[in-house]
A computed fold for a 164-nucleotide RNA from uncultured Blautia sp., annotated as Lysine riboswitch aptamer. Its Rfam family is "Lysine riboswitch aptamer". About the family: Riboswitches are metabolite binding domains within certain messenger RNAs that serve as precision sensors for their corresponding targets. The RNAcentral record of the sequence draws on MGnify. Its mean pLDDT, the model's own confidence on a scale to 100, is 75. Lineage of the source: Bacteria > Bacillati > Clostridia > Lachnospirales > Blautia.
RNA sequence: UGAUAGAGGCGCGAUUUUCAUCAGUAGCAGUGAUCUUCACGGAACAUGGCAGUUCCUUCACCGCCAAAGGGAAAACCGCCGAAGGGUCCUCACAGCCAGGAGGGCGGACCCUGGGACGGCACAGAACAUGUGCCGUACUGUCACAAAGUUGUGGAGCGCUAUCA
Numbered sequence: 001u002g003a004u005a006g007a008g009g010c011g012c013g014a015u016u017u018u019c020a021u022c023a024g025u026a027g028c029a030g031u032g033a034u035c036u037u038c039a040c041g042g043a044a045c046a047u048g049g050c051a052g053u054u055c056c057u058u059c060a061c062c063g064c065c066a067a068a069g070g071g072a073a074a075a076c077c078g079c080c081g082a083a084g085g086g087u088c089c090u091c092a093c094a095g096c097c098a099g100g101a102g103g104g105c106g107g108a109c110c111c112u113g114g115g116a117c118g119g120c121a122c123a124g125a126a127c128a129u130g131u132g133c134c135g136u137a138c139u140g141u142c143a144c145a146a147a148g149u150u151g152u153g154g155a156g157c158g159c160u161a162u163c164a
Stems, first nucleotide, its partner, number of pairs: 001164006009080001011079003015075005027064002030061004041056004047098004083112007091104001093102001113139002116136008141154006
């Protein structure tokens, strides 16, 4: 240096199921009140243009009552840079044109040893949860020092074993 096999533990991720949240909200039906010529106009998918369609007063009461997105737990599968995050690139995605916000496939580089807890910021409907940074103790590992279990420091491009 390469190959193979491994370890970390409240370890990581995918999928499925269940549950809570979203929410007694949106929506639908009824009753009552209020408003109401038409549409010149406005709204409906980040944005601009064109076309098309639909809609265009608001509220109270009553009945029925979601979903997406984001989570938790369990099972199961794949794993131990597992994986997560940031920046950039590429490809396709709207009725059409432009564009590429947003989510997605793929790629490059960079950051993070691991989970827990706390603080702040951001995301989020959110007192859920996630991400980033900082802090605390813990934990695996290596190095160094003292010395018989403690201190200090490092980072996964690491560590252990075997082989070449």